[in-house]
Context: one part of a larger RNA
RNA sequence: GGAUUAACGCUGGCGGCGUGCCUAAUACAUGCAAGUCGAAUGGUAGCAAUACCAUGGCGAACGGGUGAGUAACACGUAGGUAACCUGUCUUCAAGACGAGGAUAACCGUUGGAAACGACGGAUAAUACUGGAUAGGACAUUCGAAGGCAUCUUUGGAUGUUUAAAGAUUUAUCACUUGAUGAGGGGCCUGCGGCGCAUUAGCUAGUUGGUAGGGUGAAGGCCUACCAAGGCGAUGAUGCGUAGCCGGACUGAGAGGUUGAACGGCCACAAUGGAACUGAGAACGGUCCAUACUCCUACGGGAGGCAGCAGUAGGGAAUUUUCGGCAAUGGGCAAAAGCCUGACCGAGCAACGCCGCGUGAAUGAAGAAGUAUUUCGGUAUGUAAAGUUCUUUUAUAGGGGACGAAAAAAUCAAAAUUGACUGUACCCUAUGAAUAAGCUCCGGCUAACUACGUGCCAGCAGCCGCGGUAAUACGUAGGGAGCGAGCGUUAUCC
Numbered sequence: 001g002g003a004u005u006a007a008c009g010c011u012g013g014c015g016g017c018g019u020g021c022c023u024a025a026u027a028c029a030u031g032c033a034a035g036u037c038g039a040a041u042g043g044u045a046g047c048a049a050u051a052c053c054a055u056g057g058c059g060a061a062c063g064g065g066u067g068a069g070u071a072a073c074a075c076g077u078a079g080g081u082a083a084c085c086u087g088u089c090u091u092c093a094a095g096a097c098g099a100g101g102a103u104a105a106c107c108g109u110u111g112g113a114a115a116c117g118a119c120g121g122a123u124a125a126u127a128c129u130g131g132a133u134a135g136g137a138c139a140u141u142c143g144a145a146g147g148c149a150u151c152u153u154u155g156g157a158u159g160u161u162u163a164a165a166g167a168u169u170u171a172u173c174a175c176u177u178g179a180u181g182a183g184g185g186g187c188c189u190g191c192g193g194c195g196c197a198u199u200a201g202c203u204a205g206u207u208g209g210u211a212g213g214g215u216g217a218a219g220g221c222c223u224a225c226c227a228a229g230g231c232g233a234u235g236a237u238g239c240g241u242a243g244c245c246g247g248a249c250u251g252a253g254a255g256g257u258u259g260a261a262c263g264g265c266c267a268c269a270a271u272g273g274a275a276c277u278g279a280g281a282a283c284g285g286u287c288c289a290u291a292c293u294c295c296u297a298c299g300g301g302a303g304g305c306a307g308c309a310g311u312a313g314g315g316a317a318u319u320u321u322c323g324g325c326a327a328u329g330g331g332c333a334a335a336a337g338c339c340u341g342a343c344c345g346a347g348c349a350a351c352g353c354c355g356c357g358u359g360a361a362u363g364a365a366g367a368a369g370u371a372u373u374u375c376g377g378u379a380u381g382u383a384a385a386g387u388u389c390u391u392u393u394a395u396a397g398g399g400g401a402c403g404a405a406a407a408a409a410u411c412a413a414a415a416u417u418g419a420c421u422g423u424a425c426c427c428u429a430u431g432a433a434u435a436a437g438c439u440c441c442g443g444c445u446a447a448c449u450a451c452g453u454g455c456c457a458g459c460a461g462c463c464g465c466g467g468u469a470a471u472a473c474g475u476a477g478g479g480a481g482c483g484a485g486c487g488u489u490a491u492c493c
Base pairs, nucleotide, nucleotide: 001493002492003491004490006489007488008487009486010485013356014355015354016353017352018351019349020348021314026312027311028310030309031308032307035058036057037056040055041054042053043052044051045050065268066267067266075192076191077190078189079188080187081186084185085184086183089181091179092178093177094176095175097131099129100128106121107120108119109118110117111116135162136161137160138159139158140157141156142155143154144153145152146151166173167172194240195239196238201231202230203229206228207227208226209225210224211223212222213221243265244264245263246262247258248257249256250255270290271289272288273287274286292303293302294301295300320346322345323344324343328342329340330339331338332337359389360388361387362386369380370379371378372377394430395429396428397427398426399425403420437482438481439480440479441478442463443462444461448477449476450475451474452473458465459464
């Protein structure tokens, strides 16, 4: 000098765009943050519109938060998968035949303070269960082609197993099987990126093999048996620290530091563990244990803000319990539409960057005041006043957006939809009117005098100032620098 998620002191006019718990992954009052479908189905209330209950489908595995853990195939990069999976979507091919038994809501009885149940009765489906057929899968066997060792692809035969669902406003949307693509994941590998050797030895499922189990899938992943291996000064093991990267800051570069915001990946959801459902797994699902908080009729129950706001606490320190689904995107739905603290916006904060303004021209009696003085003067100083202008900004009045053209519906045409917002912006009027501070002035380092003080009070980044003429302390006048900021502190280069 540059930089910062900064803080503190003094000061503070406006706008645009960003950013805003770095500390306690501490505890959380309250509200909201994931629903939707009546064009799957049965009901309850109602005259109806409609609302609600339940079964069922899809979604809730996305989006949003945080960085505790993790030194690891976690991440980055380059590959492999002849060892794998994939709902919805694309394309293609084939199909949807024919039966059955339940069950919730509901009704009745009943337990409990509640949370929530128990028993009996009736009923539907795209819920559930058999049968048929096809394709597929698996096993055995006979060939063919290919490769990368195990093998892969393909043709035939035999055996085993295994599908389907309808709705409607007749436009369509759903259903089943197989193949295909896209997108998404799982697993494996080479290489790369911290400190300490005042950590030198570590390891028994340990290293390898055989057989089996398990998985969507290779594998000590697990089990039995066999062998005795495997890693290590090219730093194993241990301890400490840490999410990783694209990037960011700095620097001429090499390098050093860093990982806020934005984007990708990973991990976590009070702490620890487990499974279920599902194509896929668990922040606002389930179960168990623990700690804590709350309710209780003492028998038993309820909860999880590292979602958005907000509260307490901690701290030098970090915002509103706001508006809207208008846009973009997501879920459901045939659609209208519903939901969406994602998101879009507004609010607060000079926290940062950028832009604008606080007036312009003229004006010497060099006014007054103030400071100084050798008492002549000198400085402040064209500065002010005065004169002539301008109106950015401000205030008032009037007008007033872009972002929104689609989707849907309709024969067509037309029409409709804005939270922000009466905001931005435009026009008119008024009047210099509404708007300047902070730090420094011994050298480094741009900028000097007077008074006070007298090794005192004090200053200080380093050197050092102050003990009676202090350009270094304090005040004043003057000056220098930056400017809605200026200094200080902290950290990095």
Molecule: small-subunit ribosomal RNA, 5' domain
Organism: uncultured bacterium